[in-house]
Annotation
A computed fold for an 87-nucleotide RNA from an uncultured Acidimicrobiales bacterium, annotated as Glycine riboswitch aptamer. It was read from a public genome assembly, where an Rfam model found it. Its mean pLDDT, the model's own confidence on a scale to 100, is 76. Rfam family: Glycine riboswitch aptamer. Rfam's curators write: This family represents the bacterial glycine riboswitch.

RNA sequence: UCGCCCCGUGCGGGAGAGCGGCCAGAUGGCCCACCGAAGGAGCAACGACCUCGGAAUCUCUCAGGUACCAGGUACCGCGCGACUAGG
Numbered sequence: 001u002c003g004c005c006c007c008g009u010g011c012g013g014g015a016g017a018g019c020g021g022c023c024a025g026a027u028g029g030c031c032c033a034c035c036g037a038a039g040g041a042g043c044a045a046c047g048a049c050c051u052c053g054g055a056a057u058c059u060c061u062c063a064g065g066u067a068c069c070a071g072g073u074a075c076c077g078c079g080c081g082a083c084u085a086g087g
Stems, first nucleotide, its partner, number of pairs: 001087002007081007018032001020031004033066003039062001040060003046053002
């Protein structure tokens, strides 16, 4: 001095599912139905041989969400910061 991965952060993109019923009359609450892409949980191959490690956009639906608007989202792109293997 450059600096993968990981982490944080700014901007942009970003789906799914009931204008269901009742109460209140306003946010909201309850019931039923539904979605999976905040978060969470579970597992294959494989390693290992005691049992453990081991993914997800797969599965579950605890949480969250389901008219329009707004907001938010896993993930993706472009930057910035920091750390670090390494050069």